[in-house]
Context: one part of a larger RNA
Molecule: large-subunit ribosomal RNA, half A
Organism: Candidatus Hydrogenedentales bacterium
RNA sequence: GGCGUACGGUGGAUGCCUUGGCGUCUGCAGUCGAUGAAGGACGUGGUAAGCUGCGAAAAGCCCCGGGGAGCUGCAAACGAGCGCUAGAUCCGGGGAUUUCCGAAUGGGGCAACCCGGCGGAGCAACCCUCCGUCACGGCCCGCUGAAUCCAUAGGCGGGUGCGAGGCAACCGGGGGAAGUGACACAUCUCAGUACCCCGAGGAAAAGAAAUCAACCGAGAUUCCCCCAGUAGCGGCGAGCGAAAAGGGAACAGCCCAAACCGAUGUCGUGCCAAGCCUGCCGGUCUUGCGGCAUCGGGGUUGUAGGGCGCAGGCGGGAGGAUCGGCAGAUCCUCCACUCGAAUGCACAGCAAAGCAGAACGGUCUGGAAAGUCCGGCCAGAGAGGGUGACAGUCCCGUAAGCGUAACCUGUGUGUUUGGGCGGUCUGCGUUCCUGAGUAGGGCGGGACACGUGAAAUCCCGUUCGAAACCGGGAGGACCACCUUCCAAGGCUAAAUACUCGCAGACGACCGAUAGCGAACCAGUACCGUGAGGGAAAGGUGAAAAGUACCCCAGAAGGGGAGUGAAAUAGUACCUGAAACCGUAACGCCUACAAGCAGUCGGAGCACGAUGGGGCGGACUUCGGUCCGCGCCCGUGUGACGGCGUGCCUUUUGCAUAAUGAUCCGGCGAGUUACUCUACGUUGCGAGGUUAAGGACCUCCGGUCCGCAGCCGCAGCGAAAGCGAGUCUGAAACGGGCGAUCAGUAGCGUGGAGUAGACCCGAAGCGGGGUGAUCUAGCCUUGGCCAGGGUGAAACGCGGGUAACACCGCGUGGAGGCCCGAACCAGUGUGCCUUAAAAAGCGCUUGGAUGAGCUGAGGCUAGGGGUGAAAGGCCAAUCAAACUCCGUUAUAGCUGGUUCUCCCCGAAAUGUUUUUAGGAACAGCCUCGCGUGUUUCGUGUGGGAGGUAGAGCACUGAAUGGACUAGGGGCCCUACAAGGUUACCGAACCCAAUCAAACUCCGAAUGCCCACACGUCAGAACGCGGGAGUGAGUCUGUGGGGGAUAAGCUCCAUGGGCGAGAGGGAAAGAUCCCAGACCCACAGCUAAGGUCCCCAAGUUGGCGUUAAGUGUAAAAGGAUGUGGGGUCUCCCAGACAACCAGGAGGUUGGCUUAGAAGCAGCCAUUCCUUUAAAGAGUGCGUAAUAGCUCACUGGUCAAGCGAUCCUGCGCCGAAGAUGUAAGGGGGCUCAAACGCCACACCGAAGCUUGGGGUUCGCGCGGACUUCGGUCCGCGCGGGCGGUAGGGGAGCGUUCCUGGACGAUCGAAGGUCGACCGAAAGGACGGCUGGACGGCCAGGAAGCGAGUAUGCCGGAAUUAGUAACGAUAAAACGGGUGGAAAACCCGUUCGCCGUAAGUCUAAGAUUUCCUGGGCAAGGCUAAUCCUCCCAGGGUGAGGCGGCCCCUAAGGCGAGGCCGAGAGGCGUAGCCGAUGGGAAGCAGGUCAAAAUUCCUGCCCCGCCGUUGCGUGACCAAGACCGAUGGGGUGACGCGGAAGGCUAGAUCAUCCGGACUGACGGACGUGUCCGGCGAUGCCUGUAGGCUGGGUCGUAGGCAAAUCCGCGACCCACCAAGGCCAAGGGGUGUCGGGAAGCGCGCCUUCGGGCAAGCCAACUGAUCGAAGCCAUGCCGCCAAGAAAAACCUCUAAGGGACGUAGCGGCGACCGCAUCGCAAUCCGACACAGGUAGACGAGGAGAGAAUCCUAAGGCGCUC
Repeated sequence: GGCGUACGGUGGAUGCCUUGGCGUCUGCAGUCGAUGAAGGACGUGGUAAGCUGCGAAAAGCCCCGGGGAGCUGCAAACGAGCGCUAGAUCCGGGGAUUUCCGAAUGGGGCAACCCGGCGGAGCAACCCUCCGUCACGGCCCGCUGAAUCCAUAGGCGGGUGCGAGGCAACCGGGGGAAGUGACACAUCUCAGUACCCCGAGGAAAAGAAAUCAACCGAGAUUCCCCCAGUAGCGGCGAGCGAAAAGGGAACAGCCCAAACCGAUGUCGUGCCAAGCCUGCCGGUCUUGCGGCAUCGGGGUUGUAGGGCGCAGGCGGGAGGAUCGGCAGAUCCUCCACUCGAAUGCACAGCAAAGCAGAACGGUCUGGAAAGUCCGGCCAGAGAGGGUGACAGUCCCGUAAGCGUAACCUGUGUGUUUGGGCGGUCUGCGUUCCUGAGUAGGGCGGGACACGUGAAAUCCCGUUCGAAACCGGGAGGACCACCUUCCAAGGCUAAAUACUCGCAGACGACCGAUAGCGAACCAGUACCGUGAGGGAAAGGUGAAAAGUACCCCAGAAGGGGAGUGAAAUAGUACCUGAAACCGUAACGCCUACAAGCAGUCGGAGCACGAUGGGGCGGACUUCGGUCCGCGCCCGUGUGACGGCGUGCCUUUUGCAUAAUGAUCCGGCGAGUUACUCUACGUUGCGAGGUUAAGGACCUCCGGUCCGCAGCCGCAGCGAAAGCGAGUCUGAAACGGGCGAUCAGUAGCGUGGAGUAGACCCGAAGCGGGGUGAUCUAGCCUUGGCCAGGGUGAAACGCGGGUAACACCGCGUGGAGGCCCGAACCAGUGUGCCUUAAAAAGCGCUUGGAUGAGCUGAGGCUAGGGGUGAAAGGCCAAUCAAACUCCGUUAUAGCUGGUUCUCCCCGAAAUGUUUUUAGGAACAGCCUCGCGUGUUUCGUGUGGGAGGUAGAGCACUGAAUGGACUAGGGGCCCUACAAGGUUACCGAACCCAAUCAAACUCCGAAUGCCCACACGUCAGAACGCGGGAGUGAGUCUGUGGGGGAUAAGCUCCAUGGGCGAGAGGGAAAGAUCCCAGACCCACAGCUAAGGUCCCCAAGUUGGCGUUAAGUGUAAAAGGAUGUGGGGUCUCCCAGACAACCAGGAGGUUGGCUUAGAAGCAGCCAUUCCUUUAAAGAGUGCGUAAUAGCUCACUGGUCAAGCGAUCCUGCGCCGAAGAUGUAAGGGGGCUCAAACGCCACACCGAAGCUUGGGGUUCGCGCGGACUUCGGUCCGCGCGGGCGGUAGGGGAGCGUUCCUGGACGAUCGAAGGUCGACCGAAAGGACGGCUGGACGGCCAGGAAGCGAGUAUGCCGGAAUUAGUAACGAUAAAACGGGUGGAAAACCCGUUCGCCGUAAGUCUAAGAUUUCCUGGGCAAGGCUAAUCCUCCCAGGGUGAGGCGGCCCCUAAGGCGAGGCCGAGAGGCGUAGCCGAUGGGAAGCAGGUCAAAAUUCCUGCCCCGCCGUUGCGUGACCAAGACCGAUGGGGUGACGCGGAAGGCUAGAUCAUCCGGACUGACGGACGUGUCCGGCGAUGCCUGUAGGCUGGGUCGUAGGCAAAUCCGCGACCCACCAAGGCCAAGGGGUGUCGGGAAGCGCGCCUUCGGGCAAGCCAACUGAUCGAAGCCAUGCCGCCAAGAAAAACCUCUAAGGGACGUAGCGGCGACCGCAUCGCAAUCCGACACAGGUAGACGAGGAGAGAAUCCUAAGGCGCUC
């Protein structure tokens, strides 16, 4: 170190539990609000942070009722109280109080704040405090009142609990998408959906026919069922989709307008006018008539109705009035009748407190009884919960009952009151009425299921535009007839929809990763500027009995003791799994050995059980049980050996170096509804079945009605129609479709369609909102830019010119000028890159008076903004922000998809495809039913065919020859002709060839048909349910493409892999052998093997190879070697070797300098001598020469050669880590190669033995709904398997029924060697401490290893990187358990235009003191900006508030707009700007312009004095929202005077005085300060003064403006104004001394005392100065203030004195450890001060004050 075991830790799964959720049902309720809501802020307790309650009357006050002993909420303890029958706390009802914000409403505003008016109270008054009241709009009333006479608009006042705002869904209306579907997309769809807006109610809407219908009829609306996925609509695509009728629920009908009559008002006419009658004349009438308006009556419909006129009928009772002689008529009132409202009473009921409510004991176990056992009891109560385990009888309850004031509801009744309640009916007559810019038409749209269609119907816009009952609408264009209804006015319950809320009940709903996001202080923590997003987190025990006391220890923690049934139940608490971490724990193994980590075998060591057997012992009910031994066997380990490349996914194919997974635990994916379809099953059956709904009984729920409808029972046809037939047709001998009959309703399963439809996943599209704290631009108002340089215009002087021009010098100080800090930017480079930093740091660089930079406040918003333009920027996001919603968009794409076994088992092909990685149909698979040998194989017989081959007869190609037409060349030639040809050459002929698109021919195989035989097979075919596949790949063969390349590509045809294991090929998807149901330590074989690795022959025989060929390769090469053939030579002597010859013409000729056999050229290359010898085969020479060869003879001696075919070898032969091209060792008559032979090995093949399963058959048995099913036995066949089909099971959670288990210990956990073919199931021990399984059924949130899955936990990397500026520490002392870091001290280092000081923003207690050290601090910590507690912020003058206005915002009225809303006048708000007033010193641990001391100042009120003036008049004076002035403004530059500040000093003060000598000095060191205010009025700047008039300044004016006159002209005067001086004035002021206190004895704190206080130099950017000069780009507003008057008033001014001056901020950080950056982050952050030396300087270096050394 490995494996195993034991015991722990960690962690929080599992089991059990539930206070919380979820769903359904029923009932209630369906509104709250100006009498101030919803919702908040802030308060409120004895102590009080949070929640709850409440509101300054504050965990509460009052009254009524209930209740009955304790109580002061959650929530303990302490403290202090209340109550105890005279009734507390508590519960119900009613009332009181109810801060501030919020519609928010007196005005304003950044919600919870600020400021007012009026009336009243307090104060002398102001201030201040308190109480009440004051918004806007609508409506009503009154007054007033324009243009414009009346009037109206408008204005003013009064009245008015009328409105506003909140709220889940439902409802009506106004607007209105897109993703998507249509395989793209535009009409269409999604969808009138989402969303926005307006409005209403408890419901809303609709509603009483100008409706339907169909020649029959119905009779408002709404809702349900059905009609019906029908009729229809529809790129007739996707898809959309009625209505009538029928069955039910519930039911309910009414009122106006008009005609006509009357009254009133008004206008017109008018007193014989109008009206009426009438043809005319005329008559009549006696005060009206006509118009309009209002009111009343009347009247309300379609077989028309009403009015009016006439006629007739009827019309309860009483009273009164009028007419009348009576009868009677008319009118009025009342009763009766009827409808409604309000209210009293009674009763009943609901709700919200309540009351009462039967019946048990013992025993055993136990910590505890409710459990067990025994014996009772109650039950209109055995629902449920609790109680120490499971309780009818212990507690709360439950059943059946009882009870409550007001309120509410209902009923009854009484009273009051309102309407109807008297006209109605019939007939006749009657042009009186019956809804007008309407109906309708054109055009353009929308809605209707209906997309413009033949398009009726309804609605809108626009433009035309009727009729009048003899009328009009509708009946799906339109017309006629017929039928039906009466528009253009209105109201109307119920049946229907929904559930924020309240109450109750229930659940085959969840049980803490579930169930709401939320069981818990959750819409919290946290994230975001914001809209918005949004968690985690339950359990001690029966009871805290929550561990007294002791010990270790700084603490934390632990050990004892104690409590408890239990403490590994100790608050990190039930159970307590796994990952992971451990123990010097136990057994075995491991230090020469090698890898998918296992599996099989296995020596050894250790051990012995839920098994078997043996032995021994004990017991025995004789079945067996127990104990011991440790034999077989088993458990743990195991040297060594055989074999062996994980899983998933995706693929032709993965160990793959292709995907995914760190590990463990939990969660995590085919569901549900409706419709259809097939099968199974059940009921009924020519029938089957109900739907909505109703009734009844009810815990759920069920039963019975309900027959409307649906399916079936008849079809055919386009239809009329006919009908067992019908259509076609003139007609059928026909043909098509039918007829000879089974369905239907439920349930289950498979599949389809529509829905998110198996789960997760886009980029995106659309709608509504939220964002300009980042950034872009703009607007308003403020601020900033060290220093140095250059030297424009202009001007002056001089020169110059006729005059200019021009030149010089000077003055001057311009500039998108120059250099360069701050500031802004970001050039190059280095570093950084899990950073210090989600853009930085170092060095370097650009701009730096400008188109500059910057603060504060504002504006512009998403197809929009902004953009000196980069598609840049718009909150770390931009070719269309963010957020929520449509939304589970869509995804032909990727990934993932969870238990077992059994049977069968594919495809990667065809056709088509905006199709090619998808799909449809076909093919191939499976299951069921049917047919019943139809399949397949072989044989025989019979066929069709044009391939291989072959051939050249056709079509073409193609070589040679022969022949030759024709052509070309040449010759000839006047022409014609001719000749010739080593040229080309058709056709024909000969020879030899070629072809996928040639065939005179032509197989094999395959294919078709028939028959026979074999085969009985998960064969074939048909119909139906379910699929998958439509990426293939290798190899053989035949081909195309390619290069007769490819592990290439495309076909055909086999085989395999795919989806196939086993053996062989070393190793290998595809090759060879062979198809794995299981077991066997049995046998035989295949391919391939038999020397060893390694099972089997060192087997036999005959050969070959010598190359390690075997154990890679070509052209080509070779006298390797074996075999075979042919040929030459050869005893007349071959071949090789040796000896000898190899000659002459001649140096052949030519050429050449030379060429002699041998540079080159020429030559039938000759001749001669010879045995033989080339005008020469090579070497060689300058050329010769020389040496050779051919050729010849001799010696030798028998074979020697050539060539062809063939076996095996050789060379050719170079690669990268290392032999490495037999798997290795190694092998040579082989262990190589060829042939023959025998034997053996060799697989999951075959056989043998046993077993399982399935199919078929047979036999037997059981059951049967007679279809069949099941069991047993026998025989035969099968049983590899991916996608996929089929079958059978296991397990999980819950429910029902049944029977049970459990504190003598359930579930869960853990261990074990048991059982089953598997999923799985028992049993036992321990743990655990309360539930649990079994049987038969049922229902599902039902099975996990993979989804870069989700959540949690734990590892690994790793004790590794890092510990955040390299400005730096060291030592001593202190404290403490512990000190590098804390405190003190001494040194050292760093910053010093900062790393110091002061403010704004922002933060919000971080400030100070005491205590603490768990966590935070990148280490430690005694320390802290951390934790706990206590303390701390003091204002008339500082800032805000306040007054004023800018940009901008809001905005009474108003204008505009579908709505929401937009704009905007008056006005208001709004600082970054304008406006009254304080300085110095001192002082706390922490505050000071705030407290204290001193000296001042402002505003307002009162009072006193003085002044002016008035009270008769004149008229001063005051007086404003009005007039005027002022306030009031740019940029740059320059000079002057000052001050701040600094420096120096021989001057002043204090201290010190010197180691050896001198020096008392101009020695050394340190220090020499001071405000506002008041008085004075300097440098300097500005400026004429007075009088009169006046028409302008919207009225007035004495003011301003304008004009005139007078006086002054350098000035005077006036105004402004730093500084200085004086005063204030006395304070401050070091070292030193020092009361006293503390002390670690070093020292610390500290009241008090004591000095000088001058001069010089430099000198600002500050002040004078808002000045002066210059320039062009011409540089806020209003108030305060001064002055003037109006209305009006009767006082005003000034000085002194007295009083008053509220509210908010004020601590601390503030270039940073307190802000913005997730951090104690090298970044960012506006303004002010900012010293010395050197220097131009704020550069730079060093330093002062001061602050730091950056937390390892």